[in-house]
The prediction has a mean pLDDT of 80.
The RNA shown here (c-di-GMP-I-GGC riboswitch aptamer) has 89 nucleotides and comes from a Bacillota bacterium.
Taxonomically the source falls in Bacillota (Bacteria, Bacillati).
RNA sequence: UUCCGAAAGGGCAAACCCGCCGAAAGGCGGGGACGCAAAGCUACGGAUCCUCGCCGGUUUUAGCCGGCAGGACCGCCGGGCUGCCGAAG
Numbered sequence: 001u002u003c004c005g006a007a008a009g010g011g012c013a014a015a016c017c018c019g020c021c022g023a024a025a026g027g028c029g030g031g032g033a034c035g036c037a038a039a040g041c042u043a044c045g046g047a048u049c050c051u052c053g054c055c056g057g058u059u060u061u062a063g064c065c066g067g068c069a070g071g072a073c074c075g076c077c078g079g080g081c082u083g084c085c086g087a088a089g
Stems, first nucleotide, its partner, number of pairs: 001088003011036002016031006034075001040081003044078003048072004053068006
């Protein structure tokens, strides 16, 4: 410098359950392991999800749809930054 494919040591932790926070998506802690070589970090692009708020359409209403705005998610895809053991040079 390159690679993440084999071994070993270690690491993370989906669903689900409990508690707390949040309007929600979801987050945090504990239990738990489906998986993960970046399942480390980053909302930068796209996707997806939410609606306490605003506007419009529709509806008797509840509600539904669209837009705006604000959020969520990196364990959806891509981009950026960093990187353990080991291997090769």